A computed fold for a 72-nucleotide RNA from a Eubacteriales Family XIII. Incertae Sedis bacterium, annotated as transfer RNA. Its Rfam family is "tRNA". It is annotated as a transfer RNA. It was read from a public genome assembly.
RNA sequence: GGCCCUGUGGUCAAGAGGUUAAGACACCGCCCUUUCACGGCGGUAACCCGGGUUCAAUUCCCGGCAGGGUCA
Numbered sequence: 001g002g003c004c005c006u007g008u009g010g011u012c013a014a015g016a017g018g019u020u021a022a023g024a025c026a027c028c029g030c031c032c033u034u035u036c037a038c039g040g041c042g043g044u045a046a047c048c049c050g051g052g053u054u055c056a057a058u059u060c061c062c063g064g065c066a067g068g069g070u071c072a
Base pairs, nucleotide, nucleotide: 001071002070003069004068005067006066007065010025011024012023018055027043028042029041030040031039048064049063050062051061052060
């Protein structure tokens, strides 16, 4: 340098045009417990950047950036 894949809360991860962006772990609060742990309930927190298509984009298209793989 070419080609392919990926980018969503602190971490992992679902979502494939329209409902409130699901869930797990972590964190915070309450309950339970003599206490801790386990368990139960609740809460905070996310769509990499720019442009395009569309009535509507996390989702589709183009470019950029970052990471990974592969070829040289």